Small-subunit ribosomal RNA from an uncultured bacterium, 1425 nucleotides, folded computationally.
Its Rfam family is "Bacterial small subunit ribosomal RNA".
The sequence is in RNAcentral, with records from ENA.

């Protein structure tokens, strides 16, 4: 002391990328901004620089000059005083002036010394001994400093300055003359120094040290001070030598970048000898000699880069960085060079060259901010032309001191870190206001206000530091030293010195007064509502939001986070075990080289001895400081600073250990190899031989076709094909045997024989003695196709030609056909070269085949057992994401090689190598996406499979599609032709009925609290009804009539008028909804609990064998149960029984007007209550002793008897906001409401659904039977009368088993028509009527007469139906004033066919494939735009 999340899918597991949350920053940008402390601040143009400053100092080294006043002296002049007094001289003193000299001081220049090589800046160059670390120098230097020893004798000649002068614009240069030194030069003296020689000792190879000897080499008699002064002495200097310290120089080991699409580099190159050079080794340089040196452990080249301590990050290992601070290096406009010096090849020195800038009299000169400030430029971006040497440090000086843009400070900047503040307490009327709201309220919110406090910061005023110590100057004293003094050192006293700065800090007063923003609120990720917008505007780190109810855009309210900051962007590390050392993989996800041989390299059997390189342990040195960590301390705290410790995982030296690795020696035989004895084989190469077949040629026989296909045609054939027989030629390939059999490294190898030749296996254990494994480079082999040269060519057959197919068909099919296929030689070097699985070794349950060999038992044979090598299958543990693998591993381990790191771009481009070419090998990037992928799961799908079902097909019957008409729809038209429904599953649908109404549409006229509801106020007593008038109509006007209760106050009720809350909307959204409905489908399915299996999605159950109409039932089974569905329970119908008997019925009896009419009866029919009956119950057979099926009997009915109602989980964003309800949006003198008229009925056309037909199974006329189910009072309406008829008049009966509608029709009988546009068909039209209704013009129905259209059975296509069904015939009802060919019901007559499940359609179950999941109406590829 190691955290994860989002995103591939319908879901899952895995692989794998992308993205996020964290930390950091010399940062920049946006919004905002109170204070302080400590840090930090050109990352870009090593671009160019105006101006000022950044290195001077020493007069105690020297000469000369100028100046100053101080001091002293001398002279002179003036004046004053005093003395002597000869009143004019002499002397003295003081002030002042001048001159001269000396001393002191100051200044600039010069000679001279020291410094200027430090300090400061920058990172261009540099891949290097540049840096880091550890060593070496017996191969070196070192000014100033320290210690020690010794010395300093005696001389000389110049030269700046200066004066005069020459040239020049200037910079500057020259000439003549003078002068000094701690400047310069000889000489003396000297060694422990250098060289040579001798001796001794030592080491690490050259060699080093010490002693002696020969030769050679030095200086400033200086400066200052004191004194007891010819001198002595102190200090500072000087010279020589030795040693030290410090700083440097050189050499070496090790360490730290990329590219191999950079593989070879090197002539001073590598070494030697001589010489030169350096402080010093050395090819450092040179002459000669030799031919070396470096490199796959990456030379050389190219690109990039200052290196480190450290910083950031990380659990660590690592990764990234090299700002500030510190060490080293390099550089100073660019390039080169040396001089001086202890030290430089020198940032503020010199010379040369170059570029640039400036001055110029054009001849020539001057300059170098990568010092501090500052300017321009560049840029996203980085500060003041500040103060001071007070402190620290540096240079010079004896010192005072001077200099110091080093440094100390201040200024600017939220650039970073740290700290503080923007107030605290009380305070519910939960104020106002805002937002939301379910309208009740909730939230902002104790928040505010108000009251009481505090004063950090702020403002004003006052006080006011530490940083100052060392030292200097002066004075006193002491120590050492000296003969002594001065001086020096120490102590004490005193004096002076602060940029910051009147700053920090403290005190007082004043006022809550002056001080909060930024970002986000879909998930990741803490935080939600409203409005606006409507795939627009916009957001976005990833996934993704936005197309009218957006928690994702914009705004507001609210809440979340951080806070003087907050976000964004860039960069780095992390997360990422996503380069995997720690710590990954390669059968199918990316990834095993096509195969072998083999070099380097890596790794390597058993025993033993030595060494100690690796390894381990101890000690020592080093690992600078700062940093990090621990701890303590100082600033009020912290940041920051200081101390101490630990640490710095490293390197070096040394001492030991000896197990393992290594190395050296010795031995062994089990790894490996050899020998011997056997053995199998399509192993390879060469030569020869063989038969079958195809084709071709010749000949015979023979005649019209052959061939080919799904069907054809091209083609061949009467010049004789094909067929058949005989003979011949030629090439290629080897039937059967033949086998998940054999051999080979792989590619691959197949007739037979011969020769040559490689490898394997078994047995044996004679020989060698680890000789082994792997294998980058390299070499060899390497299918097919292809290439070159020369042959060969029967068959086959790219290209090509023709014929078909097709929309096309550069294809699939057919007829031909050339390269090629074959041989020889030479190239190519690739394949799904696959077991998609590298080689080797060892170990780890079994079972069962097969090929080769050996052994055992057995007399032998067939067997059986053991064993080795190969080759298959099944399977346990284990492994795996799963699938699967499983002794032939994908298990457990070891060694070596190769390869992978998201998809696409792309195995492409460029470069290189190879190739005759084709091409191969090696092999990127820009850009782009958020995935691409593997395995498995569930569905859906398949012109996949299996099984099954359905009027699904087939078998039949009748239709539609053609005609006319009806009706609906589309389209068109229109003022409007209201709206909806749209494949099946919209279209005689909503609509069970549009002339007005309906009505939603259009035109026009009115109303505005409204046609309708609730509440308030006022008025009236009504409201209403009737009559009149008027209008196109509504609205309007007039007349008459007319309430209830009461406690008499009033109330109820209704209308009118008024005000506003509101009403109203068939306006939008069925993709916001409820409810209802359609459809798959009355299909047999859909699920759950527990258990089990699977990492999981899921599976199992529900699959399987049977069976059923059925997931119906039985059996089996890791399942056992359960639910919704199926079935049953319900209704109708079919048989019987029972009960009841009017309005129903009539067998028997009686009456009869002949009608169940009446009496009577309830037997029957019937009606409507109840019940029985059918269950595979019985028999036989099949089946598994089951479920069940088949047949039979009985029965009215038999295997669900027939029909209905009943519709699982769900699918289609299916339909409906116009039945109703409803969220949201919209309209409000109109999108509401009302009236009249019109429209929904239009009509070139297209479609759907129907009716009537086209006729003789018919039409027409006459006669004559038999139903069921219904309906009826604003009704059904008998009968009678009128009318040809529709209908009308009158009117009985019936609220119905009673009366009425009501005549059933087809059928049957008789007659007629005679195949025609008709005696079929009835459209259309004319005339005349009837009915309903306020009203039939647009726009109803019916009747009569007349008219008499299309149509002669319907193309492609398509629909319904399996039995009382289809077909056909009529009847009734709902709606309704009227208006059905539609709809819903009813009965009558009443068929045909089903072999069967191949096919079409739909469905169910299992299985299989899948790149589909919006699910094949999917996905997806190419071209074009």
């Nucleotide at each position: 002391u190691u955290a994860g999340a989002g995103u591939u899918u319908g879901a899952u597991c895995c692989u794998g990328g992308c993205u996020c949350a964290g930390g950091a920053u010399g940062a920049a940008c946006g919004c905002u901004g109170g204070c302080g402390g400590c840090g930090u601040g050109c990352c870009u143009a090593a671009u160019a620089c105006a101006u000022g400053c950044a290195a001077g100092u020493c007069g105690a080294a020297c000469g000369a000059a100028a100046c100053u006043u101080c001091u002293u002296u001398a002279u002179c002049a003036c004046c004053g005083a005093g003395u002597g007094c000869u009143u004019g001289c002499a002397c003295u003193c003081a002030c002042c002036g001048a001159u001269a000299a000396a001393g002191a001081g100051u200044u600039g220049a010069g000679u001279g010394g020291c410094g200027a090589a430090c300090g400061g800046g920058u990172g261009a160059g540099u891949a290097a001994c540049a840096c880091g670390u550890g060593g070496g120098c017996a191969a070196c230097c070192u000014g100033c400093c320290c210690a020690a020893a010794a010395g300093a004798g005696g001389g000389g000649g110049a030269u700046a300055a200066c004066a005069c002068u020459u040239g020049g614009a200037a910079a500057c240069a020259g000439g003549u003359g003078c002068u000094a030194a701690u400047a310069c030069c000889g000489c003396a003296u000297a060694a422990c120094c250098a060289u040579g020689g001798u001796u001794a000792c030592c080491g690490c190879a050259u060699g080093g040290u010490a002693a002696c000897u020969a030769u050679g080499u030095a200086a400033a008699a200086g400066g200052u001070g004191g004194c007891u002064a010819u001198g002595c002495u102190a200090c500072c200097g000087c010279u020589u030598u030795u040693g030290g310290a410090u700083g440097g120089g050189c050499c070496c080991g090790c360490g730290g970048c990329g590219c191999a699409u950079u593989a070879g580099c090197u002539a001073g190159u590598u070494g030697g000898u001589g010489a030169g050079g350096u402080a010093a080794a050395g090819g450092c340089u040179u002459a000669c000699c030799a031919a070396g040196g470096c490199a796959a452990u990456g030379a050389u080249g190219c690109g990039u880069a200052g290196c480190c301590g450290a910083a950031c990050u990380g659990a660590g290992a690592g990764g990234u960085u090299g700002a500030u601070c510190g060490g080293c290096c390099a550089c100073a406009u660019u390039g080169g060079g040396a001089c001086u010096g202890a030290g430089a090849c020198a940032c503020g020195g010199c010379c040369c060259a170059a570029a640039c800038u400036c001055c110029u009299a054009c001849g020539g000169g001057a300059g170098g901010c990568a010092g501090c400030a500052g300017u321009a430029g560049g840029g996203a971006a980085u500060c003041u032309u500040c103060c001071a040497c007070a402190a620290u440090g540096g240079g010079c000086g004896a010192a005072a001191g001077c200099c110091u843009g080093a440094u100390g400070g201040a200024g600017c900047a939220a650039c970073g870190c740290c700290g503080c503040g923007u107030g605290g307490g009380u305070g519910a009327a939960g104020a106002a206001g805002g937002u939301c709201u379910u309208c009740g309220g909730a939230c902002c919110g104790u928040a505010a206000a108000a009251c009481c406090c505090u004063g950090u910061u702020g403002u004003u005023a006052g006080a006011g530091a530490a940083g100052a110590a060392a030292g200097u100057g002066c004075g006193u004293g002491a120590g050492a030293g000296u003969a002594a003094c001065u001086g020096u050192u120490c102590a004490c006293g005193u004096u002076u010195c602060g940029a910051c700065g009147g700053u920090a800090u403290c005190u007082a007063a004043c006022c809550a007064g002056a001080a909060a923003g930024c970002c986000a609120c879909g998930g990741c990720u803490a935080a939600c509502u409203a409005c606006g917008u409507g795939c627009c505007a916009g957001c976005a780190g990833c996934c993704g939001c936005g197309g009218u109810a957006a928690u994702a855009c914009g705004u507001a309210g609210g809440g979340a986070g951080c806070a003087a900051g907050c976000g964004u962007u860039g960069u780095c590390c992390g997360g990422a075990u996503u380069u995997a050392c720690u710590g990954g993989g390669u059968g199918u996800a990316a990834a095993g080289g096509g195969u072998g041989c083999g070099u380097a390299g890596g790794c390597g059997g058993c025993c033993u001895u030595g060494c100690a390189a690796g390894u381990c342990a101890g000690a020592a040195g080093u690992g600078a400081a700062a940093u990090c960590c621990a701890u303590g301390g100082g600033c009020u705290u912290a940041a920051c600073c200081c101390g101490u410790g630990a640490a710095c995982u490293g390197c070096u030296u040394u001492u030991g250990a000896a197990a393992c690795u290594g190395u050296a020696g010795g031995g062994c035989u089990u790894g490996a190899g050899u020998g011997a004895a056997g053995u199998a084989g399509a192993g390879g190469c060469a030569g020869g031989c063989g038969g079958a077949a195809u084709u071709c040629c010749c000949g015979g026989u023979g005649u019209a076709g052959c061939g080919g296909u799904g069907a054809a045609a091209u083609g061949c054939g009467u010049a004789g094909a094909g067929a058949u027989c005989g003979g011949g030629a030629g090439g290629a390939a080897c039937a059967c045997c033949a086998g998940u059999g054999g051999c080979g490294a792989a590619g691959g190898c197949g007739g037979c024989c011969u020769g040559c030749u490689g490898g394997g296996c078994u047995u044996u254990a004679a020989c060698u003695g680890a000789c082994g494994c792997u294998g980058a480079a390299g070499c060899a082999c390497g299918a097919a196709a292809g290439c070159g040269u020369g042959g060969g060519u029967a068959g086959c057959a790219a290209a090509c030609a023709g014929g078909a197919u097709u929309a096309g068909a550069u294809a699939c099919c057919c007829u031909g056909g050339u390269a090629g296929u074959c041989c020889a030689c030479g190239c190519c070097g690739u394949a799904a070269a696959c077991g998609a699985u590298g080689a080797u070794u060892a170990c780890u349950a079994g079972g069962u085949g097969u090929g080769g060999g050996g052994g055992g038992u057995g007399u032998g044979a067939c067997c059986c057992c053991c064993u080795c090598c190969g080759u298959g299958c099944c399977g346990g543990a284990g492994u795996u994401a799963a699938c699967a693998c499983a002794a032939u591993a994908a298990g457990u381990a070891a060694u070596c090689c190769a390869c992978c790191u998201g998809g696409g771009g792309a195995g492409u481009a460029c470069g290189g190598c190879c190739g005759c070419a084709a091409g191969g090998c090696u092999g990127a990037a820009a850009c782009u996406c958020a995935a691409a992928g593997g395995a498995a799961u569930u569905g859906a799908c398949g012109g996949g499979g299996a099984c099954c079902c359905g009027c699904a097909c087939a078998a039949g019957c009748g239709g539609u599609g053609g005609a006319g008409c009806a009706u609906g729809u589309g389209g068109u038209u229109u003022a409007a032709u209201u709206c909806g429904a749209a494949g099946c599953a919209a279209c005689g649908c909503g609509a069970a009925g549009a002339a007005c109404c309906u009505u939603a549409c259009c035109a026009g006229g009115g109303c505005u609290u409204g046609a309708c509801a609730u509440c308030c106020c006022g008025g009236u007593g009504a409201c209403g009804c009737g009559a009149c008038u008027g209008u196109a109509a509504u609205g309007g006007g007039u007349c008459g009539u007319u309430c209830c209760c009461u406690u008499c106050g009033g109330g109820g009720c209704a209308c009118c008028g008024g005000a506003g809350a509101c009403a109203g909307g068939u306006g939008g959204u069925g993709c916001a909804u409820g409810g209802u409905u359609g459809u798959c489908g009355u299909c047999a399915g859909c699920u759950c609990g527990u258990g089990u299996c699977g990492u999981g999605a899921g599976a199992u159950g529900u699959u399987g064998g049977g069976u059923u109409a059925a997931g119906u039932c039985c059996c089996g089974c890791a399942a056992c149960g359960a639910g919704c569905g199926c079935a049953a329970c319900c209704c109708c119908u079919g048989u019987c029984c029972u009960c009841a008997g009017u309005a129903g019925c009539c067998a028997g009896c009686a009456c009869u007007u002949a009608g169940g009419g009446u009496g009577g009866g309830c037997a029957c029919u019937c009606u409507g209550g109840g019940g029985a009956g059918a269950c595979a119950g019985c028999c036989g057979g099949a089946g598994a002793c089951a479920a069940u099926c088949c047949g039979g009997a009985g029965g009215a009915a038999g295997g669900c008897g027939g029909g209905g109602a009943u519709g699982a989980c769900g699918u289609c964003a299916a339909a409906u906001c116009a039945u109703c309800a409803u969220g949201c949006c919209c309209c409000u003198u109109a999108u509401g409401u009302u009236c009249u008229g019109g429209g929904c009925u239009a009509c070139a056309c297209a479609c759907g659904u129907g009716c009537u037909a086209c006729a003789a199974u018919g039409g027409c006329g006459c006669c004559u039977a038999c139903a069921a189910a219904g309906u009826g009072a604003a009704g059904c309406g008998a009968g009678c009368g009128a009318g040809c008829g529709a209908u009308c008049g009158u009117a009985a009966g019936c609220a119905a088993a009673a009366c009425a509608c009501a005549g059933a029709a087809a059928a049957g009988g008789c007659g007629u028509c005679c195949c025609a546009g008709u005696u079929c068909g009835g459209a259309u039209u004319g005339c005349a009527g009837g009915c309903u209704g306020c009203a039939a013009c647009c726009c109803g129905c019916c009747u009569g007469c007349a008219u008499g259209a299309a149509g002669c059975u319907g193309g492609a296509a398509u629909c319904g139906c399996u039995a009382g069904u289809a077909a056909u015939c009529g009847c009734g009802g709902a709606u309704c004033a009227g208006a059905a060919u539609g709809c819903c019901g009813c009965g009558g007559u009443g068929a045909a066919u089903a072999c069967g499940u191949u096919c079409c359609c739909g469905g169910g179950u299992c299985u299989u494939g899948c790149a589909c999941a919006c699910a094949c109406c999917g996905c997806c590829c190419g071209u074009c735009a």